[in-house]
RNA sequence: ACCGAUAAAGGCAAACCUGACCAAAGUCGGGGACGCAAAGCUACGGAUCCUCGCUUCCUCCGCGGCGCAUUCUGUUACGCCACGAAGGGCCCCUAGAUCGCCAGGCUGCCGAUA
Repeated sequence: ACCGAUAAAGGCAAACCUGACCAAAGUCGGGGACGCAAAGCUACGGAUCCUCGCUUCCUCCGCGGCGCAUUCUGUUACGCCACGAAGGGCCCCUAGAUCGCCAGGCUGCCGAUA
């Protein structure tokens, strides 16, 4: 220096439960161990999650107009269009989150072996 033992000394702690914080993703404390040789630090790149705004599409509802049928008129049914509300999806985008998703950067314990 590479590498990582059925070695030694230690370390961390997924899911889940629980207390707190947050609009959410998620974070922190306690319990608990699936795993981890960087599961130590870093959110710079990719990725994923959440979210403000925006574009567009879909569903549904309301209101109005038009068409058609009917009619003296009106009502009503159907279709189309416009507007508004609610819900959902996509693009772009804002603010966040994850280093136990990948890659990069910084640092570090032990030593069978070469």
c-di-GMP-I-GGC riboswitch aptamer from an uncultured Woeseiaceae bacterium, 114 nucleotides, folded computationally. Model confidence (mean pLDDT): 79 of 100. Of the family's consensus pairs, 95% are formed in the model. The sequence was found by an Rfam model in a public genome assembly.